Source information:
Glycine riboswitch aptamer from an Acetobacteraceae bacterium, 112 nucleotides, folded computationally. The sequence was found by an Rfam model in a public genome assembly. The coordinates come from a structure-prediction model, not an experiment, and the mean pLDDT is 77. Its Rfam family is "Glycine riboswitch aptamer". About the family: This family represents the bacterial glycine riboswitch. The organism belongs to Acetobacteraceae, within Bacteria.
RNA sequence: UCACACCGGGCGGAAGAGAGCGGCAAUGGGGGGCAGCAAUGCCGUUCGUGCCGCCGCCGAAGGCGCAACCGGCCCCCGGAAACGCUCAGGCACCCAGGACCGCGCGGAUUCA
Repeated sequence: UCACACCGGGCGGAAGAGAGCGGCAAUGGGGGGCAGCAAUGCCGUUCGUGCCGCCGCCGAAGGCGCAACCGGCCCCCGGAAACGCUCAGGCACCCAGGACCGCGCGGAUUCA
């Protein structure tokens, strides 16, 4: 001076699974009926959003598990996956999230 691996954050890519059923009328829009001179008020309907409940499903934030695998003082112990579980999360498009991959930036440490 300085890699690879490590940590942080930047950019890009990135899958899966019901446009499920019901309720609340909470909120926004449309249109209808009634009352009223009008302002306005009341009723119910529809679409979107939100929340709640039920059933089904996904698996790549996180979490948990260990039999794969790895290590050790080795018939025991430890670590642990993209495997498994689905607690959390998610399930039309969009948005958001997203393990992992790529590029580059910064940090610290170091083989050579």